[in-house]
RNA sequence: UAACACAUUGCGAGAGAGAACCGGCUUAUCACCGCCGGUCGCCGAAGGUGCAAGCCGUGUGGGCAGGCCACAGCCCCGCAGUGACACUCUCAGGCAAAAGGAUCGCGAUGCGCAG
Numbered sequence: 001u002a003a004c005a006c007a008u009u010g011c012g013a014g015a016g017a018g019a020a021c022c023g024g025c026u027u028a029u030c031a032c033c034g035c036c037g038g039u040c041g042c043c044g045a046a047g048g049u050g051c052a053a054g055c056c057g058u059g060u061g062g063g064c065a066g067g068c069c070a071c072a073g074c075c076c077c078g079c080a081g082u083g084a085c086a087c088u089c090u091c092a093g094g095c096a097a098a099a100g101g102a103u104c105g106c107g108a109u110g111c112g113c114a115g
Base pairs, nucleotide, nucleotide: 001115006110007109008108009107010106011105012104013103018040020039021038022037023036024035025034041095042094043093047091048089050087054082055081057079058078059077061076062075063074064073
């Protein structure tokens, strides 16, 4: 000093599922939207939950070889920990538009490091 990675950020793209029903608030009035409460039905891509192999440890457990015991090593079994996803759960969130939205692309800033 710069790539890559990571964090933040700008722009673009970005799925799924009832504009559900009842009551109330809001309005001069009505309807829609929004908010609150209740009733069911759904979605998974904010966030969150769970875990396979493997790894690590453990045991008055079992086996292997050795004349026997102990120890060490290896294998099996049980238990605990760690352990990924766009999988899972549907807690949260969402189910016209808007907003949000995992993720992807392009860029900017920062950061530390190989060369």